[in-house]
Context: one part of a larger RNA
Molecule: large-subunit ribosomal RNA, domain I
Organism: Planctomycetota bacterium
RNA sequence: AGCGUACGGGGGAUGUCUUGGCGUCGAGAGGCGAUGAAAGACGUGGGAGCCUGCGAAAAGCCCAAGGGAGUUGGCAACCGAACUGUGAUCUUGGGAUCUCUGAAUGGGGAAACCCACCCGAAAGGGUAUUUGCACCUGAACGCAUAGGGUGCAAAAGCGAACCUGGGGAACUGAAACAUCUAAGUACCCAGAGGAAAAUAAAGCAACCGCGAUUCCGUCAGUAGCGGCGAGCGAAAGCGGAUCAGCCCAAACCGGGCUUCGGCCCGGGGUUGAGGGCACCAAUACGAUGAGUCGAUCCGGAAACGAACCGGCUGUGAAAGCCGGGCCAUAGAAGGUGAUAGCCCUGUAGUUUUCGGAAAGAUGAGUCCAGGUGUUCCAGAGUAAUACGGGGCUCGUGAAACCCCGUAUGAAGCUGGGGGGACCACCCUCCAAGGCUAAAUACUCCUCGACGACCGAUAGUGGACAAGUAAGGUGACUGAAAGAUGAAAAGAACCCCGAUAAGGGGAGUGAAAAGGACCUGAAACCGUACGCUU
Numbered sequence: 001a002g003c004g005u006a007c008g009g010g011g012g013a014u015g016u017c018u019u020g021g022c023g024u025c026g027a028g029a030g031g032c033g034a035u036g037a038a039a040g041a042c043g044u045g046g047g048a049g050c051c052u053g054c055g056a057a058a059a060g061c062c063c064a065a066g067g068g069a070g071u072u073g074g075c076a077a078c079c080g081a082a083c084u085g086u087g088a089u090c091u092u093g094g095g096a097u098c099u100c101u102g103a104a105u106g107g108g109g110a111a112a113c114c115c116a117c118c119c120g121a122a123a124g125g126g127u128a129u130u131u132g133c134a135c136c137u138g139a140a141c142g143c144a145u146a147g148g149g150u151g152c153a154a155a156a157g158c159g160a161a162c163c164u165g166g167g168g169a170a171c172u173g174a175a176a177c178a179u180c181u182a183a184g185u186a187c188c189c190a191g192a193g194g195a196a197a198a199u200a201a202a203g204c205a206a207c208c209g210c211g212a213u214u215c216c217g218u219c220a221g222u223a224g225c226g227g228c229g230a231g232c233g234a235a236a237g238c239g240g241a242u243c244a245g246c247c248c249a250a251a252c253c254g255g256g257c258u259u260c261g262g263c264c265c266g267g268g269g270u271u272g273a274g275g276g277c278a279c280c281a282a283u284a285c286g287a288u289g290a291g292u293c294g295a296u297c298c299g300g301a302a303a304c305g306a307a308c309c310g311g312c313u314g315u316g317a318a319a320g321c322c323g324g325g326c327c328a329u330a331g332a333a334g335g336u337g338a339u340a341g342c343c344c345u346g347u348a349g350u351u352u353u354c355g356g357a358a359a360g361a362u363g364a365g366u367c368c369a370g371g372u373g374u375u376c377c378a379g380a381g382u383a384a385u386a387c388g389g390g391g392c393u394c395g396u397g398a399a400a401c402c403c404c405g406u407a408u409g410a411a412g413c414u415g416g417g418g419g420g421a422c423c424a425c426c427c428u429c430c431a432a433g434g435c436u437a438a439a440u441a442c443u444c445c446u447c448g449a450c451g452a453c454c455g456a457u458a459g460u461g462g463a464c465a466a467g468u469a470a471g472g473u474g475a476c477u478g479a480a481a482g483a484u485g486a487a488a489a490g491a492a493c494c495c496c497g498a499u500a501a502g503g504g505g506a507g508u509g510a511a512a513a514g515g516a517c518c519u520g521a522a523a524c525c526g527u528a529c530g531c532u533u
Base pairs, nucleotide, nucleotide: 001532002531003530004529005528006527007526008525009524015518016483017482020454021453022451023450024449025448026447027446028445029443030442031158032157039101040100041099042055043054044053046079047078049075050074051073061095062094063093064092065091066090070083071082072081106115107114108113116127117126118125119124129155130154131153132152133151134150135149136148137147162193163191164190165189166188167187173180177227203210204209214241215240216239217238218237224232225231245435246434247433248379252267253266254265255264256263257262272413274377275376276374277373278372279371280370286367287366288365291362292361293360296357297356298355299354300353301352302351303350304349308324309323310322311321312320325342326341327331333345334344335343384408385407386406387405388404389403390402391401394420415430416429417428418427419426470477471476490517493505494504495503496502
């Protein structure tokens, strides 16, 4: 030195566990903010580092309700001092206070700081900007206007995704690349809501018919588009979810005003079998329905809420085993010194209260008839056309349709649009005004339930002081780290040692499991013995 055996050290794998995560479903909520938000800074406790709470009235103050014996938040004890059946601590609701920064708004500013003015004795209050309304002033320049000012109101900023609109890439694919694709994606901006958007046919269809929109399935990878490459890719129809329809403008009438052009208000009227006006005829049943009440159901919170003992084993503890009982609309689950229906918290169920839905009842209001005539009305710089673009499956094509830009520019119900160039016939609809729930999308957040989800190199980055420590000028990047024991009973006392560290006794404990603490693998390092060299 190697090998072997034994015993250790070291190390922290493995096993077991779970405070934390992940996902799904259901329900709720879907906003907060100048009455100062979100996010913070600094304070605040008798002794106070961090977290939590709170704000100079500072782990708190007041009121109401609940609750009923302990309490002065957590790590986290200790000392001190207190509160509490005159009901504390605690829970819910309401109120008060609420420093400074921050949209930050008196001015400034290198956020949490600096400096003002006005009113007021003080306490305190006010003083940003923009927009709207009302009013007061008021130039050049006579009236006016611009401008200035006052009062009142509103806005702003934040927020995870979802939504609509305005802008809008490239990598990539095409095995290169330019049309094309990626993709109207990412991203930026604006705006809104709990959803948004869309929505009541100038629609489809096909000679039969349908009857707003949205979403799902299918149609269908079809019809098509396409350097006919790569690729892109419908619709009708059918089956479902959900269902809901309305209001203006105009004609005409009345009122007010008028610069005589018309304007304003009210009635009327709203569709494709139209409406107005004139005349004739006729006028009842019914339909719809805001609001209110509401059996019942659902959900949140709270309260009540059944039933067990003995022996044995054990290693301390029984919930284990044995024996005998009991409850059960409750044998979900968790805890308790091992595995508990009957020990505790609970659970089923019941009750109270709050919120929501809702059959039904009541019911304001609204609607509801034809014929003849008249030709009064029915959305104009609109439709359409030309050119240039965009959107549709459609890349300019035979290219309709829809939407923009520029130019031109109709008709008037015997009217107009569409049915994929265009024309005719036929069919269908009525643009150029507006509103509209549900079915649909999403989850920063709250509650509940569940999981052939993870179990500390996993699961969130984060089970622990975690967006912490640390790194970076900065944007930003970003960890590691869980487990004594049932209970600290956390080792009194003695000895060695330096009044250490550490160790030896003693003691606790079921066991040292001894705080570098459950189990304690391997690498690696030793000690003893044996063998080999």